[in-house]
Context: one part of a larger RNA
């Protein structure tokens, strides 16, 4: 040197454990933000740092509730000061404060910083300071002035603006939009209207009340959402692939308001006559440009497809009352009260209070066991009780229904949110209907066409429906549109305006369950002070690091050694120190020490 075997040392693998994650479910909640937000920087404690709370009234003030013995958050001790049954600390409600940056908003600007105006107050003898409160662009109201250019607009000024800016995980609508793939290559096609960029919203969005479907049926009746229909009908280099609908079955379930014809009124333009126009209509009086035509805003009126509405003409039917329509009568018409009817806070108009009743957002009550073995320690064995509308689950010095916190079941709110119900209160109707009707209106650069594209199962095809863009370019109900080219017939609808809850979508976030999840290389990157250290100019990219013990009960005292660091040696604590903080078990790779045997 090697090989064996014994004991040790480094290492931190293995088991056990889990504060920490990870998936689903139930349920809440769902927007913050010029009243300054999302995120941040700087302070802030009696004593150095981080972290947590707060903001110069700074681990906090004020109050109304809960609580009821300790406390002055943590790591985390100690020193020093205090508070507290006149209820402290802590828990929930509502309020004050809230430095500085950030949409950041008086101006600037390398974020947390420089520096102004105006008003007031405040310090100095004066000036320099100090405090408050304002002063950003944009849109929109109001009103004043006011160009090319006559009106007029564009612009400007004042004055109001609880209007907007920014953030936000994912869902949601619009504007734009790929590739790599597949087709076994590739080019239409696929991928996919997806990644992905932008804008705008909500707590959901969007869609929605037939110019729908259907179909020869006495037919359905807005919209979304699930199932089915159906991998069907179709489309397609008839490749690869893409892929409907109606029908039916559920979930939900709500429908409404303009436009316009006509009438009132206000204005602007145009034009007319001096009474015969006009002042509602007979009749008598009385007025003196009030007229008409058009344009505008406002009010009434109307909202419909068995077409509806307006005018006008006709017929029924009408609770009382006041006041107006130049005056009297009658009639009409137009606004009020009082009585009856109805409706309502979700779109159709919109808030508040009171009473009640329920949920959140602190609480609170909450049964039942002793002995004895054994052990460091009793929940463990063994005997023997008891409760259970509670034998969930967690801790307690081993494995606890009855030790402790809980669990079933029960209770509880001054306050502030949140929901039902009822009056209060608001809102409407008080005239509506029928019948005629050669008058009038029913959404125009639209709807069709044409070209060129989209988008629909649908790729251009016979190609209907739905959308753009260029060019053209009706009709008003004896009309128009659609029912897959396109006529005719027949059947359904009424385009070119508007709102509208619900069932559906999603989880930053709250609070409960659950888990043939994971257990420290796993499981979030992250169980531990982590998006940290650290690396980049930067956009970005990113870690390692858990475990004495039941409880520090964390080792007096000697000795080596630098009054060291690390050990040794006697005691001590504890069940265990070979549990000694480099700390649970402690494998193996490595490195030793002893003995045997081989060279």
């Nucleotide at each position: 040197g090697g090989c064996a075997c014994a004991c040790g040392g480094u290492g931190g693998a293995u088991g056990c454990c889990u504060u920490g994650g990870c998936a689903u479910c139930g349920g809440g909640a769902g927007c913050c933000g010029a009243u300054g937000a999302a995120g941040g920087a700087c302070g802030u404690g009696g004593g150095a740092g981080c972290c947590u709370g707060c903001g110069a009234u700074a681990a906090g003030c004020c109050u109304c509730g809960g609580g009821g013995a300790g406390c002055c958050g943590g790591c985390a001790a100690c020193c020093a000061g205090g508070c507290u049954g006149u209820g402290a600390u802590c828990c929930g409600g509502g309020g004050a404060u809230g430095u500085c940056c950030g949409a950041a908003u008086g101006g600037g600007g390398u974020a947390a910083c420089c520096u102004g105006g105006c008003a007031c107050c405040u310090g100095u003898c004066a000036u320099g300071g100090g405090g408050u409160g304002u002063c950003g662009c944009c849109g929109c109201c109001g009103u004043c002035u006011g160009a090319a250019u006559g009106u007029a607009u564009a612009g400007g000024g004042c004055g109001g603006u609880u209007g907007g800016u920014g953030g936000g995980a994912a869902c949601g609508c619009g504007g734009g939009g790929a590739a790599g793939u597949g087709a076994a290559a590739c080019a239409u096609c696929u991928c996919a209207g997806u990644a992905c960029c932008c804008g705008c919203a909500g707590g959901a969005a969007g869609a929605g009340a037939a110019a729908a479907c259907a179909a020869g049926a006495u037919g359905u009746g807005a919209u979304u959402c699930c199932g089915u229909g159906a991998g069907u009908a179709g489309u397609g280099g008839u490749g690869a692939g893409c892929g409907a609908a109606a029908g039916c079955g559920g979930a939900g379930g709500a429908g409404c308001c303009u436009a316009a014809a006509c009438c009132g009124u206000a204005u602007g333009c145009g034009u007319g006559u001096g009474a015969u126009a006009c002042c509602c209509g007979g009749c008598g009086g009385g007025g003196g440009u009030u007229g008409c035509g058009u344009g505008u805003g406002c009010g009434g009126g109307g909202u419909u497809g068995u077409g509806g509405g307006a005018g006008c003409g006709u017929c029924c039917u009408g609770g009382c009352u006041g006041g107006g329509u130049c005056c009297g009568c009658c009639g009409g018409c137009c606004u009020g009260g009082c009585g009856g009817g109805g409706a309502g806070u979700g779109a159709u108009a919109a808030a508040c209070c009171g009473c009640u009743u329920g949920c959140g957002u602190a609480g609170c009550c909450g049964a039942a066991u002793g002995g004895u073995c054994u052990g460091g320690a009793a929940a463990g064995g063994c005997c023997g009780a008891c409760c259970g509308u509670a034998g969930a689950c967690g801790g307690u010095g081993a494995u606890a229904g009855u030790c402790c916190g809980g669990u079933a079941g029960g209770u509880g709110a001054a306050a502030c949110g949140u929901g039902g119900g009822c009056g209060g209160c608001u809102c409407u109707c008080u005239u509506g209907g029928g019948c005629g009707u050669u008058u009038c209106c029913c959404g125009a650069g639209u709807a069709g066409c044409a070209c060129g594209g989209g988008g629909c199962c649908c790729g251009u095809g016979g190609a209907a429906u739905c959308c753009c863009g260029u060019g053209u370019g009706a009709a008003u109900c004896u009309g128009c549109c659609a029912c897959g080219a396109c006529c005719a017939c027949g059947u359904g609808g009424u385009a070119a305006g508007g709102c509208u809850g619900a069932a559906u979508a999603c989880u930053c976030c709250c609070c409960g369950a659950u888990g043939a999840c994971c257990g420290a290389u796993a499981g979030u990157g992250g169980a531990c002070c982590a998006g940290u250290a650290c690396c980049g100019u930067g956009a970005g990219g990113g870690a390692a690091a858990g475990g004495u013990g039941a409880a520090a009960a964390g080792u007096g005292c000697c000795c080596c050694g630098g009054u060291g660091a690390g050990g040794g040696g006697u005691u001590g604590u504890g069940a265990a120190a070979g549990a000694g903080u480099a700390c649970c078990u402690g494998a193996a790779a490595c490195c030793g020490u002893g003995u045997g045997c081989c060279u």
This is a predicted structure of a 599-nucleotide part of an RNA (large-subunit ribosomal RNA, domain I) from Thermomonospora catenispora. The coordinates come from a structure-prediction model, not an experiment, and the mean pLDDT is 82. Rfam family: Bacterial large subunit ribosomal RNA. The sequence was found in a public genome assembly.